Small-subunit ribosomal RNA from bacterium CG_4_10_14_0_2_um_filter_33_32, 1453 nucleotides, folded computationally.

RNA sequence: UUUUUUGAGAGUUUGAUCCUGGCUCAGGAUGAAUGCUGGCGGCGUGCCUAACACAUGCAAGUCAAACGGCCCUUCGGGGCAGUGGCAAACGGGUGAGUAACGCGUUGGUAUCUACCUUUAUCUUCGGUAUAACUCUUCGAAAGGAGAGCUAAUCCCGGAUAAUCUUUUCGGAGCAAAGCUUCGGCGGAUAAAGAGGAACCUGCGUCCUAUCAGCUUGUUGGUAAGGUAAUGGCUUACCAAGGCUAAGACGGGUAGCUGGUCUGAGAGGAUGAUCAGCCACAAUGGGACUGAGACACGGCCCAUACUCCUACGGGAGGCAGCAGUGAGGAAUUUUGCGCAAUGGACGAAAGUCUGACGCAGCAACGCCGCGUGAAGGAUGAAGGCCUUCGGGUCGUAAACUUCUUUUAGUAGGGACGAAGUCUGACGGUACCUACUGAAUAAGCUCCGGCUAACUACGUGCCAGCAGCCGCGGUAAUACGUAGGGAGCAAGCAUUGUCCGGAUUUACUGGGCGUAAAGAGUCUGUAGGUGGUUUAUUAAGUUGAAUAUUAAAGACUCCGACUCAAUCGGAGGAAAGUAUCCAAAACUGAUAAACUAGAGGCAAAGAGAGGCAAGUGGAACUUGUGGUGUAGGGGUAAAAUCCGUAGAUAUCACAGGGAACGCCAAUGGUGAAGACAGCUUGCUAGUUUUGUCCUAACACUGAGAGACGAAAGCGUGGGUAGCGAACGGGAUUAGAUACCCCGGUAGUCCACGCCGUAAACGAUGGGUACUAGACAUCGACCGUAUCGACCCGGUCCGUGUCGAAGCUAACGCGUUAAGUACCCCGCCUGGGGAGUACGGUCGCAAGACUAAAACUCAAAGGAAUUGACGGGGGCUCGCACAAGCGGUGGAGCAUGUGGUUUAAUUCGACGGUACGCGAGGAACCUUACCGAGGCUUGACAUCUAAGGAAUCUCCUGGAAACAGGAGAGUGCCUUCGGGAGCCUUAAGACAGGUGCUGCAUGGCUGUCGUCAGCUCGUGUCGUGAGAUGUUGGGUUAAGUCCCCUAACGAGCGCAACCCUUAUUGUAUGUUGAAUUUUCGUACAAUACUGCCCUAGUGAUAGGGAGGAAGGUGGGGAUGACGUCUAGUCAGCAUGGCCCUUAUGCCUCGGGCGACACACAUGCUACAAUGGUUAGUAUAAUGGGUCGCGAAGCAGCAAUGCGGAGCUAAUCCUUUAAAACUAAUCUCAGUUCGGAUUGAAGGCUGCAACUCGCCUUCAUGAAGUUGGAAUCGCUAGUAACCGCAAAUCAGCCACGUUGCGGUGAAUACGUUCUCGGGCCUUGUACACACCGCCCGUCACACCACGAAAGUUGGUAGUACCUGAAGUUCCAUUUUGGGCCCACGGUAAGACCAGUAAUUGGGGUGAAGUCGUAACAAGGUAUCCGUAGGGGAAUCUGCGGAUGGAAUACCUCCUUU
Repeated sequence: UUUUUUGAGAGUUUGAUCCUGGCUCAGGAUGAAUGCUGGCGGCGUGCCUAACACAUGCAAGUCAAACGGCCCUUCGGGGCAGUGGCAAACGGGUGAGUAACGCGUUGGUAUCUACCUUUAUCUUCGGUAUAACUCUUCGAAAGGAGAGCUAAUCCCGGAUAAUCUUUUCGGAGCAAAGCUUCGGCGGAUAAAGAGGAACCUGCGUCCUAUCAGCUUGUUGGUAAGGUAAUGGCUUACCAAGGCUAAGACGGGUAGCUGGUCUGAGAGGAUGAUCAGCCACAAUGGGACUGAGACACGGCCCAUACUCCUACGGGAGGCAGCAGUGAGGAAUUUUGCGCAAUGGACGAAAGUCUGACGCAGCAACGCCGCGUGAAGGAUGAAGGCCUUCGGGUCGUAAACUUCUUUUAGUAGGGACGAAGUCUGACGGUACCUACUGAAUAAGCUCCGGCUAACUACGUGCCAGCAGCCGCGGUAAUACGUAGGGAGCAAGCAUUGUCCGGAUUUACUGGGCGUAAAGAGUCUGUAGGUGGUUUAUUAAGUUGAAUAUUAAAGACUCCGACUCAAUCGGAGGAAAGUAUCCAAAACUGAUAAACUAGAGGCAAAGAGAGGCAAGUGGAACUUGUGGUGUAGGGGUAAAAUCCGUAGAUAUCACAGGGAACGCCAAUGGUGAAGACAGCUUGCUAGUUUUGUCCUAACACUGAGAGACGAAAGCGUGGGUAGCGAACGGGAUUAGAUACCCCGGUAGUCCACGCCGUAAACGAUGGGUACUAGACAUCGACCGUAUCGACCCGGUCCGUGUCGAAGCUAACGCGUUAAGUACCCCGCCUGGGGAGUACGGUCGCAAGACUAAAACUCAAAGGAAUUGACGGGGGCUCGCACAAGCGGUGGAGCAUGUGGUUUAAUUCGACGGUACGCGAGGAACCUUACCGAGGCUUGACAUCUAAGGAAUCUCCUGGAAACAGGAGAGUGCCUUCGGGAGCCUUAAGACAGGUGCUGCAUGGCUGUCGUCAGCUCGUGUCGUGAGAUGUUGGGUUAAGUCCCCUAACGAGCGCAACCCUUAUUGUAUGUUGAAUUUUCGUACAAUACUGCCCUAGUGAUAGGGAGGAAGGUGGGGAUGACGUCUAGUCAGCAUGGCCCUUAUGCCUCGGGCGACACACAUGCUACAAUGGUUAGUAUAAUGGGUCGCGAAGCAGCAAUGCGGAGCUAAUCCUUUAAAACUAAUCUCAGUUCGGAUUGAAGGCUGCAACUCGCCUUCAUGAAGUUGGAAUCGCUAGUAACCGCAAAUCAGCCACGUUGCGGUGAAUACGUUCUCGGGCCUUGUACACACCGCCCGUCACACCACGAAAGUUGGUAGUACCUGAAGUUCCAUUUUGGGCCCACGGUAAGACCAGUAAUUGGGGUGAAGUCGUAACAAGGUAUCCGUAGGGGAAUCUGCGGAUGGAAUACCUCCUUU
């Protein structure tokens, strides 16, 4: 330089964010299985489980050219068994065992090797048996026994003898086989080759230390034996070795490899098919034969199992190919052929060959092909959806034209044979012709991840689900349909592996707070190591050689039409070994150096350690004195002490423990820790030095030492304090907090324990990288008489901070920065620092340390809120200061409850309850009973008929039903039309039926509180922050100042209405002209002016003014909260009813009445009642109305009817007040309930159920418990008047109007509510939050356990088959070794178990309230004791505690 190759994330913790961290998904693969579906072909693959048991057939024979015999013969030959030779040790199967020189790889030798090849030599002379066969005989069979005959390439002897063997180097020893067609085929010996086999060796090869010590032929030597050969391979003797933390020994699991899958790679997983090696052949042992076996289809023995049997005995081994049963989620035909390739035998022909070649079955996999193509809009029918217009399936179909792959039929028809014959496959591949769209599409999914949406059904049910999660009446998540997406003869699911996962991190992670630094130090092995020179070449780097089988992978080329598949060629990587070269670095060796380290000398500081002695204060006890009634204790009390004299006080004596001030973010030590003073002994450390040694160093697995408090043992001691315990309180309880006592303990000596929030939650060492300030100790300089001060260096101790780092918080020369070295530790939460095992301990317990099961989180830091029995500031009739009430009585009204045929419905803390309702006798009315109607009381449409309408009769409670009569209208182009009524049918009407948690609209409340936001900019990884905080000020986020903010919006304020003053204009219905009143318009108030304070906003005071600091009142209600209220005001989605849940009518009910609550009225009286007299308003209303005067009545009211469509008339006498009289404190001349009688009014109607009047009656009640409400000025309080609704009225209500007309506010400690800032938080449904433990119940897995069952490997002893070898031989002989078996005591592993223990999970169980806020006693750690439980208490420790004050330090001024 070129070429090639080459890495994607997502969901899920939160209100949101960043991080940590797990879980899950998308990809690829598969010897697969399951569900649904299925057209064809090619090539592959097919018991992964029971190395479980096997019926049947086949899988190893061959040679007559080695030999004898028998039989047949066409006389060519053929057949049969036997002897003999070769083969059967190959091929084929399986993976049980094996953690091993078994395998892989690299080397080696002390060895053997049939068949094959090459070379050399030889191939000679003899002999004896034996099977077959014949005869006899035993046995059911398998199979034998005896006698006799016979051959050989069977066996034996002699000769020959070297390039063989042996040797004392003289020598000694060892062979053969023949057959023949005469070509040849064989045989023997030796040497060599090839291929094969054997042995040795370096390196590599799973998990476990909860396996730490193992070993006696063990390790080595000598000698002998044995073997093809080396060797403790075996034996005798000798020595006492050998292995091991770089993991011996033991346990578990496993055939190994080439490769295969995955991955960017490094790796991880795997070892089917193909290939190499090993091991095995029912289980165990053994040898024989042979070149080769300790032999899958050979032998012997033992065992288990199966079969045959005449019961005497025998036979067998599919982990060969098919096949059967069993097991299992699951894996094929009892096929064809030796045609090809290969193998055995043979001279050959040939025979054999379940090796192999083929076919069959199976979508099991990979690959290829098809199920048609073009045109075709009325956008058909039909389905689905719909806003009812339409949309969509959809050019899709129909229809027209075309094609024929494939399937089918017919004809032809191979290659594969090299090589004469010979083709299982196979009438197959392939070619040609014909027919006809004809024979051929499914599966999964559609909430996000993840491509694809609607309807109906269902209603936390049925169900779905990989994770998050869907489903409780509008489900894109369940089921179905339509539509859509993806893949496609397949599609999906399940299992497994890799990936994603940098989630074990070599590449490539971490440890302050997320999991993680050992409590600390010393030090062994190990790892790492300063400067210079030389040598070396182990590491390192480069080159070369050999090897790394083939197949596979990669590249190229080729053959099947392509592809899969197959063939050919090529190349490389990495590994191992040998050799050569280089010498920088590391190592090694040698020599030197001084900067590391250590030593020496001189100074210094210190609660460093150990021991002995000693001191004062305080406390307590005792004795004595003084003295008297209390003391003590607490939030308050009590237990307790005290008249037997306490407490208090004085004196003396005793005792034990701890050391005030100094004192400090101070000092020392490795850490734990260390504090009066003196003395002794002792360790470390700092500074200075032109001194000495010369890398002696750092770290440190194991190991060792030290190690707070509590606790344990023995012996002392015991003043105070004080677990346990006793008592008193508190409390629902109080096994606590508080109080009174008090034992262990705390103290000493000696010995254990070995743990703490043993913390800087930060291992040790070295080097480098801005500073500022403070401080301890030492030194130098300056300075001084000497010091202090000041400047500098070093060792420590702190605070802030640059760069950098960090998820952030924060760290920052004392690093959590930049690097190196060594050690320790972590890998989701829970289970659990637990069980079991082991070690240690007197015990308590410590150290080491799992799994099943379960969850989808657990967690860190920071953010915004909310909350706090956290803090600060501040406001409000919030409290306080006042006035008057409610709560007690009677009544009214509303509500609950109860009752009822019905007592219609709604509203429920504040924010329901004189609320919807501003007016229930009928109506209203929605409820109940009874009687009726069914296109309907009401709307639209169609048809027919009829004017409409009115009057009367009968029945009936009415609705309604039946009947009689009157009446013939309006417009007209003469066709008809408009309106109304009746009838009929159906579309439809109707519903105060449900859902306010499907909604609109409207409303309440926080709250007329001052807040709520945005744009741009800036800061932060981000959520977010800033602005909006701060200092002032205000009624106010009102304004001012400051300011990384600058501006803006919705709110505040103002604009609007009303009221108070004035002016102008105008004026009838108004007595007001010096202007009362109405109307209209206008003016006025703005901190404008003055003083004081302040930079200013503003505050205080004053003048003027009717009014003064938003003048009073009203309307006006930000973003939002309460899933607040209302489907019954109205509207409205969905659901429901349709001769009724609709409509009509009458009657009843909404008015009930033991009771409870809420809101009011009237009172309880003299600030009053009664009687008489007198004065003064305002707002309103009125023709279906207000209704005057006058008259009647005690009165309600009646008669009457003037006037008034209203500043004209009416309502309309306002009342309290005032004047006078009387009552005289009483249940009254207070109070008026209740009841009786008589009347009036409205209205179809006054019984249920109206109001009013008169007379009579004359109840409770004498100022109201706990508690609680309203109000800050024309307000409260008191007084009357009017109106709406309305026939009337249950109005004492509501809304307005005026009259009379106060008191008080020091102030913000407290109560309630709100606002701002800040702090803590484990809350976010936001404290009505979260959450802990026991107990009870159900289920799950685990531990312990008297026992019991099974297995494994050994030990001791007994027995001792077959077999090798040995000894005997009279035998069923004996001996060594030894399989199986037996006995005994143990070890280990696994299963199971009455019972028992804790753990986990579960929607609503019980008891408490431990934790999170100062969580109401701050929490937590270790330890000890106690307790139903969370937990409490003691001792020591931590801050990972809030608040407040002080001290110190830092920053800034």